Predicted 3D model of a 335-nucleotide part of an RNA (large-subunit ribosomal RNA, domain IV) from a Minisyncoccota bacterium.
Context: one part of a larger RNA
């Protein structure tokens, strides 16, 4: 000096991002008693108060001394989380990054949408086949949301999906035909008699052209938001002022409803007012011109629950003011 412990005057969180760590209290013993809130189950061991075997003596008391009974005087034993108030998030028990993250992340019961009539949809496999399922729509698969309570607004213009089939467009194939190349035959024209050309017929041929026929799709017409998504601007106006229920105008498919709101969302911002403190960028309650909230990427609220997170209080303490002493052990120095 390190590590593991123990003790400490006065103060008692002044430490610190934060009471981290430590300490203390409490104790699933008995009796009494127990608030708000609440989904009436809880909250709850709430918090809290009393008792801790009996007798004698001393003392003001705390307590001390002596004696006695029972196996045991918290409890049968195992064993044992300080407590309170107020927010946020997630309903809850659960799950997770084996070895830096346990959470507000995942899951969840519940809700809703879509698909699927059974040789089901869907998944694996080249296939055979298998799972789904020895199930059958109260079933199975997929997406989203995430107990409960109150609710879930407007927009189908774009994209997607579903349905429709009149019209337009549209492939290969097929048919008809044109053109080109080439072979054979025939006819015919010219001829320097070697051949050259034209036409017809019969074949073959072409990333060649035209027309007819031609499905889905697309166009088209509808529907559809718990589908992807979207949910305005500028002026003016009331008998103080201010503000604007109101009016005008432009654009749009429609212009954000209820609720919540400086929020895990607010840049300005330590917004403003109030509370708490001697003093509060945090916290709580209000306010709202919401840079850039908002309704199943759910909105708001919610008892219970949480090794979650934020603020406050009591108790307690070497966390600190400010360090000191001691024990064990390890290392080092000296001998």
């Nucleotide at each position: 000096a390190g590590c593991u412990c123990c003790u400490g005057a006065a103060g008692g969180a002044a430490c610190u991002c934060g009471g981290c760590a430590a300490a203390a209290a409490a104790g699933c013993a008995g009796g009494c008693g127990u608030a708000a809130g609440u989904u009436c189950g809880c909250a709850a061991u709430a918090u809290g108060c009393c008792u801790u075997c009996c007798c004698u003596a001393a003392g003001a008391a705390a307590u001390u001394a002596g004696g006695g009974c029972g196996c045991a005087g918290c409890g049968a034993a195992a064993g044992u989380u300080c407590c309170c108030c107020u927010g946020g998030c997630g309903a809850c028990u659960g799950u997770u990054u084996a070895c830096c993250a346990a959470a507000a992340a995942c899951a969840c019961a519940g809700a809703u949408c879509c698909c699927u009539g059974c040789u089901a949809a869907c998944u694996c496999g080249u296939a055979a086949g298998a799972g789904g399922a020895u199930g059958u729509a109260u079933a199975g698969g997929g997406g989203u949301u995430g107990a409960g309570g109150c609710c879930u607004g407007a927009c189908c213009a774009g994209u997607g999906c579903u349905g429709g089939a009149a019209c337009g467009u549209u492939a290969a194939c097929a048919g008809u035909u044109g053109c080109g190349g080439u072979u054979a035959u025939u006819a015919u024209u010219c001829u320097u008699c070697g051949g050259a050309g034209u036409a017809a017929u019969a074949g073959c041929u072409g990333a060649c052209g035209a027309c007819u026929c031609g499905a889905a799709g697309c166009g088209c017409c509808a529907g559809u938001g718990a589908a992807c998504g979207u949910c305005g601007g500028c002026a003016g106006u009331a008998a103080c002022u201010a503000u604007a229920a109101c009016u005008g105008u432009c654009c749009a498919a429609a212009g954000g409803u209820a609720g919540c709101g400086u929020a895990u969302u607010c840049c300005c911002u330590u917004g403003c007012c109030g509370g708490g403190u001697a003093a509060g960028u945090u916290c709580c309650g209000g306010c709202c011109c919401g840079c850039a909230u908002g309704a199943a990427a759910g909105g708001c609220u919610u008892a219970a629950c949480g090794a979650c997170u934020a603020g406050g209080g009591g108790a307690c303490u070497g966390u600190c003011u400010c360090c000191a002493g001691g024990a064990g052990u390890u290392g080092c120095u000296c001998g």
The organism belongs to Minisyncoccota, within Bacteria. The coordinates come from a structure-prediction model, not an experiment, and the mean pLDDT is 80. It matches the Rfam family "Bacterial large subunit ribosomal RNA".